Predicted 3D model of a 113-nucleotide RNA (SAM riboswitch aptamer (S box leader)) from an Acidimicrobiia bacterium. Its Rfam family is "SAM riboswitch aptamer (S box leader)". Rfam links the family to the GO term regulation of gene expression. The coordinates come from a structure-prediction model, not an experiment, and the mean pLDDT is 84. NCBI's taxonomy places the organism under Bacteria, Bacillati, Actinomycetota, Acidimicrobiia. It was read from a public genome assembly, where an Rfam model found it.
[in-house]
RNA sequence: CGCUCAUCGAGAGCGGCCGAGGGACGGGCCCUGUGACGCCGCGGCAACCAGCACCCCGGAGUGGUCCAUCGGACCGCCCGGAGCGCCAGGUGCCAAUGCCCGAACGAUGAGCA
Repeated sequence: CGCUCAUCGAGAGCGGCCGAGGGACGGGCCCUGUGACGCCGCGGCAACCAGCACCCCGGAGUGGUCCAUCGGACCGCCCGGAGCGCCAGGUGCCAAUGCCCGAACGAUGAGCA
C1' cells in the first nucleotide's frame, strides 16, 4: 500500500511546549493569538481483540456410570461456536452525529495477503 468483515446519533480534559492554521477531500458551517492543530505528561471514556468465570449448542475420539443390548442415556476430558458478566493486557478515542451535504470517500478494530 491492498482485500474482507464489523462499527462510526452514547461516552470521556487538565497542565506544559510550540506558534498558524485546523476540522481527510469539494461545497457549507464551525474551531482558532482568550493560542487552535500538533507533540509531551497526567487523567479519563469505551470495550474491537486478548484473558477469566458461568451457562447453552455442535463435533470427533476417549475414560467412567447406568439401562440391559449389539443399541442408547448421562457425566468428565479435548476442539469450535453463541449468550451473559468480570477485567483492563494489545489497540483506539476524549469540540460539534464521521460537524452537515456529496462521493468511486474516510477513520478505528479484527482477520488475510